Small-subunit ribosomal RNA from an uncultured prokaryote, 1457 nucleotides, folded computationally.
RNA sequence: GAGUUUGCUCUCUGGCUCAGAACGAACGCUGGCGGCAUGCCUAACACAUGCAAGUUGAACGAGAUUGCACCUUCGGGUGAGAGUAGAGUGGCGCACGGGUGAGUAACGCGUGGGAACCUACCAAGCAGUGGGGAAUAACCUUUGGAAACGAAGGCUAAUACCGCAUACGCCCUUCGGGGGAAAGAUUUAUCGCUGCUUGAUGGUCCCGCGUCCGAUUAGCUAGUUGGUAGGGUAAUGGCUUACCAAGGCUACGAUCGGUAGCUGGUCUGAGAGGAUGAUCAGCCACACUGGAACUGAGACACGGUCCAGACUCCUACGGGAGGCAGCAGUGGGGAAUAUUGGACAAUGGACGAAAGCCUGAUCCAGCCAUGCCGCGUGUGUGAAGAAGGCCUUAGGGUUGUAAAGCACUUUCAGUAGGGAGGACCCUGACGUUACCUACAGAAGAAGCACCGGCAAACUCCGUGCCAGCAGCCGCGGUAAUACGGAGGGUGCGAGCGUUAAUCGGAAUUACUGGGCGUAAAGAGCAUGUAGGCGGCUUAAUUAGUCAGAGGUGAAAGCCCCGAGCUCAACUUGGGAACUGCCUUUGAUACUGCUGGUCUUGAGUUCGAGAGAGGUUAGGGGAAUACCUAGUGUAGAGGUGAAAUUCGUAGAUAUUAGGUGGAACACCAGUGGCGAAGGCGCCUAACUGGAUCAGUACUGACGCUGAGGAACGAAAGCGUGGGGAGCAAACAGGAUUAGAUAUCUUGGUAGUCCACGCCGUAAACGAUGUGUGCUAGUUGUUGGAAGGCUAGGCUUCGGUGACGCAGCUAACGCAUUAAGCAUUCCGCCUGGGGAGUACGGUCGCAAGAUUAAAACUCAAAGGAAUUGACGGGGGCCCGCACAAGCGGUGGAGCAUGUGGUUUAAUUCGAAGCAACGCGCAGAACCUUACCAGCCCUUGACAUACCAAUCGCGGUUACCGGAGACGGUUUCCUUCAGUUCGGCUGGAUUGGAUACAGGUGCUGCAUGGCUGUCGUCAGCUCGUGUCGUGAGAUGUUGGGUUAAGUCCCGCAACGAGCGCAACCCUCGCCUUUAGUUGCCAUCAUUUAGUUGGGCACUCUAGAGGAACUGCCGGUGAUAAGCCGGAGGAAGGUGGGGAUGACGUCAAGUCCUCAUGGCCCUUAUGGGCUGGGCUACACACGUGCUACAAUGGCAGUGACAAUGGGUCGCUACUCCGCGAGGGGAAGCUAAUCUCAAAAAACUGUCUCAGUUCGGAUUGUUCUCUGCAACUCGAGAGCAUGAAGUUGGAAUCGCUAGUAAUCGUAGAUCAGCAUGACGCGGUGAAUACGUUCCCGGGCCUUGUACACACCGCCCGUCACACCAUGGGAGUUGGUUUUACUCGAAGACGGCGCGCUAACCUUAGGGGAGCCGCCGGCCACGGUAAGGUCAGCGACUGGGGUGAAGUCGUAACAAGGUAACC
Repeated sequence: GAGUUUGCUCUCUGGCUCAGAACGAACGCUGGCGGCAUGCCUAACACAUGCAAGUUGAACGAGAUUGCACCUUCGGGUGAGAGUAGAGUGGCGCACGGGUGAGUAACGCGUGGGAACCUACCAAGCAGUGGGGAAUAACCUUUGGAAACGAAGGCUAAUACCGCAUACGCCCUUCGGGGGAAAGAUUUAUCGCUGCUUGAUGGUCCCGCGUCCGAUUAGCUAGUUGGUAGGGUAAUGGCUUACCAAGGCUACGAUCGGUAGCUGGUCUGAGAGGAUGAUCAGCCACACUGGAACUGAGACACGGUCCAGACUCCUACGGGAGGCAGCAGUGGGGAAUAUUGGACAAUGGACGAAAGCCUGAUCCAGCCAUGCCGCGUGUGUGAAGAAGGCCUUAGGGUUGUAAAGCACUUUCAGUAGGGAGGACCCUGACGUUACCUACAGAAGAAGCACCGGCAAACUCCGUGCCAGCAGCCGCGGUAAUACGGAGGGUGCGAGCGUUAAUCGGAAUUACUGGGCGUAAAGAGCAUGUAGGCGGCUUAAUUAGUCAGAGGUGAAAGCCCCGAGCUCAACUUGGGAACUGCCUUUGAUACUGCUGGUCUUGAGUUCGAGAGAGGUUAGGGGAAUACCUAGUGUAGAGGUGAAAUUCGUAGAUAUUAGGUGGAACACCAGUGGCGAAGGCGCCUAACUGGAUCAGUACUGACGCUGAGGAACGAAAGCGUGGGGAGCAAACAGGAUUAGAUAUCUUGGUAGUCCACGCCGUAAACGAUGUGUGCUAGUUGUUGGAAGGCUAGGCUUCGGUGACGCAGCUAACGCAUUAAGCAUUCCGCCUGGGGAGUACGGUCGCAAGAUUAAAACUCAAAGGAAUUGACGGGGGCCCGCACAAGCGGUGGAGCAUGUGGUUUAAUUCGAAGCAACGCGCAGAACCUUACCAGCCCUUGACAUACCAAUCGCGGUUACCGGAGACGGUUUCCUUCAGUUCGGCUGGAUUGGAUACAGGUGCUGCAUGGCUGUCGUCAGCUCGUGUCGUGAGAUGUUGGGUUAAGUCCCGCAACGAGCGCAACCCUCGCCUUUAGUUGCCAUCAUUUAGUUGGGCACUCUAGAGGAACUGCCGGUGAUAAGCCGGAGGAAGGUGGGGAUGACGUCAAGUCCUCAUGGCCCUUAUGGGCUGGGCUACACACGUGCUACAAUGGCAGUGACAAUGGGUCGCUACUCCGCGAGGGGAAGCUAAUCUCAAAAAACUGUCUCAGUUCGGAUUGUUCUCUGCAACUCGAGAGCAUGAAGUUGGAAUCGCUAGUAAUCGUAGAUCAGCAUGACGCGGUGAAUACGUUCCCGGGCCUUGUACACACCGCCCGUCACACCAUGGGAGUUGGUUUUACUCGAAGACGGCGCGCUAACCUUAGGGGAGCCGCCGGCCACGGUAAGGUCAGCGACUGGGGUGAAGUCGUAACAAGGUAACC
């Protein structure tokens, strides 16, 4: 820097994740060369084998075997080899070098100082090196043992050992004195030896500072702290012992627990930091585990010793041997780490005078892409843009100058030849060295990851929530740039990815550099200890601070400038740096320390007023309840409605009196007081604090405050009282599906008092305390002062509202800060788990306090925005309710649907917005369904070839159910023409591309449609406001049917909608009069005809209505109300017209269309059947139940429409449907066509003269055909039904209701749908309620938007975890016991070469014994940690389990602590 919480936003909070660098790495795929470097991070696990420390003959004595030569008695001997090898004594070394990191939180390490010390070899200096002695290994002999290894006796040397002498300097000293040395070798020059003094080197000890985590480790310590004396050490020292004193360490973290070698450095980072401590270098520690000392200059000793233990090996069972954390190597462990190589040539080390010898130190080589660096795998040209691949809109694009081809080059590798330097006289493991030359040939040499966003790079196919991917967000449910493959692309390249772990990004522990009103976070409150911070002035000091100088800060590394390998990595020279520590000199402002001064901070004093501040005692009235008495009678009480309850044994009500307890109406106020909790009747006493005004005094006495100790609502606990009302628990009654609740009737703890606990609250201003500074306006409260006015000015303290700057993510805060500074304290670091577990402390208990982890999620959260929603609010509208009229729901039938049935009952439509819907009309057809039978380039289209000019119609026959197949009669003989079978057209046959699909997906789509809704809304530009989403405009006051109009306004305008423009009806005028009309004139049966066009009507064009006029009202507006005139009045009635959008609404079966599927079938044809089924349920209708009616009769008035495959007058026949004739009409002419309700008569309340279902039968019509399955007519039959439960629908005027009528579809078939006219009502107070909608506002945890979200128990699975009788193990403490080796101390009837001796012995030593100390082991009691654990507790996670509905809206009882 980015991704990720949201519908959206935020410069919000906050976590998670990524991009970078880096690695002793590992794994996957791949792998040409070279240089340089690295290479058991795990089991400090166990180790076979070889090697890793020897050397010295110039310290010493002795001294071979085999082989060779000679001799031989064949036993052997002699000689050279050779004084050799190999041993031994002695010296020096083995304490270095090499390995490892177990232990160690320590003077271990780092850094800087210090003093009481040692130091072989080395250097310098001084002095010395005389004279003696006794042994002993080797060797020889004997002997034990399996071996390892010894034992006894004997011989011998030394630079081995021991006296004596000497002692400048040395050591001790009582200052008199005492003590202590040596070694020679070889040969003439050295090497040695002894004592001492210095140096150098190396080492020991002490101190300051620094050096991980945990307080759920708070007290630790008896040699402990100090002193004196003795001992001990190289040396200081409780190092050790005795005695004395009682100290020492610790909140600046002792002790305890966990973890860890430390450092230079390394990695990262801008830095500060963080992480780390491989290789290289310094220090430390360790060497199978534990203990111990010996030798030595140096060790308590990696390749030494002793003991104990574990393990391994050998054994003759008696006893012995061993220690790779040296180099290789083996097993094991593990994700994982190399050769049982060469050489001492170089560097270095040990020994030696030296030659030399030893050296797994080292130098080299081998293995590994483990890392860093370098090089190569070709270069140029080359468009027919080849082939192939992939994609494609089928044209092309891309791979791609890439390849091929042509022309070149040879680095690296290869072959051959030559050949440095490392070596300075000889000596080279490396070494087939580096390097140079020649040769051949593009020849031997490219992969890995990724391509949804972050993050560079895109398409096709396969798959179909499968397989899989995934770092985070997330992909995958049939069109996946996210899975798998391919093509292409991107990145890096002998590597590339993944994983682990580190730093960074992360300002996400914030020193640099964060926060705490609402996001996590201010302790409930004050008091006060330690600590931190602190007013003015002056002097001194110089600790902090600042500056200079010196020492140190190892080397390497990092950085800079150079140099050497062809470059680089690498190596190397110089410099800088090492930010630190120490010493010293100086400065003195600030801070500190010390001394003095001051008054403004703080406090004291005098005076005044305010107050529910606190404690105690006393008093008061109202009310409730109870008791007594009176009056009085049937109810009272309670609720949404009731009931439980009380009451005729007298309640409720009312009057009087009494008892008792608790609380104090009005005043009362964002009024007062208090640190907070909290405090409210009156009076008194005691008492705390604050405020104001003033005088004097003290002189910084102050602020904060970890621990500590006080106070601390309510509830709760203990003891004792008290108990009126209220009231957890509990009981009853209701409500409810349930109701362990809400409501109600009762009612116990409790509430009250005293004393004692508890110590928590949403203890809130969700805002710690103190101080200073930074505009104001306006209330209120307590004081004070003056002027001067009765206005209210000024000032101090408190408490509110608004508001500027400033701050804030926003909301908001704003002199009472959340502003600007400062002091101190407390607290926070993603959500959950969890304020939980364990442990500790407190508590009588309840519990409080302190306070984790495993595991799990990618969010959790804050503020604001737009919507949606609310059993939130306000305003308004609608046949929404109400007021009415008529229906549905009951009956029969029609029709559609569900269901069922079926071979099939084709498919779709599903709340409103599916259900007389698609269907404006299923007997065949339609038809998509079922059964059966047929066809396969196909019923239909285009293209190719061949043939024929037809084709077609028609007659008849055969097979068949038909499609179809086979014959056959008759009619007919394509068009253009340049006359060429040339072109077109048609048919048949053939082959292939293809046709075809009412198959799937309406959740891939277009188009069309429904719906909210003819509701009044939906938006934009510019401007303004806001960090932003957004807001404003569009809100407000009026008004309207309307976002209609007016006014106002940081808005001004505009668009789509509204309205209007369009059609129609209503009035008038005009034009035109045929098929229309007929007032006037003639005429007729008849507008029939003449005539006319005035009227009706027809159909064109115009007019007319605009709140225009008047009055009232309103704001002088918009408008509203009333009136006039008018055919019509405020949109005149009706229609067409449907904004942005919503419902993944409907339709792939109208049509079009992507993808998928079928292709002798899911296509095509035909016959028959089905869509018409029928226990049932629902929707929509028709007809009724009757008298507002039925029947019969009379006979008047309509409109819209249709008609030549038609309407059919008229006439005849038939009871009728209809039939036979037949005029007119392509229609204002003819015709369908008759309108019906109306009127008159009759019937008289019945299952009827209502009703017509059903059934029988006879017919008619249409049609190829009415069986399944049409309509109609006649006769006969005469079912249910007597006005329809809950519920529910339509309608506000020419409307409802009622009456008929036309056409579309159609051969025929309507109760449907769509039109037409006739007759023609009732009611609307009004907006409380139901439903739907609009605007404003409010709340929200909703945004898939309440059909939302979401909580808890239970059930199931899995995971981690707490408790748990116990059990196993580690570690540690205390006590006791045991007591190896060892040093120390003591002892001695043992033994003994050097010295002494009086020869007895002594001294000294060896050896043995004893003592305390002490490792391992044992016993007992604890502490602590870990593993397992029947059972058990809660927690977490898990598409569709159960029960309820607690929260979010007034969440339906406001929520919460």
Model confidence (mean pLDDT): 84 of 100.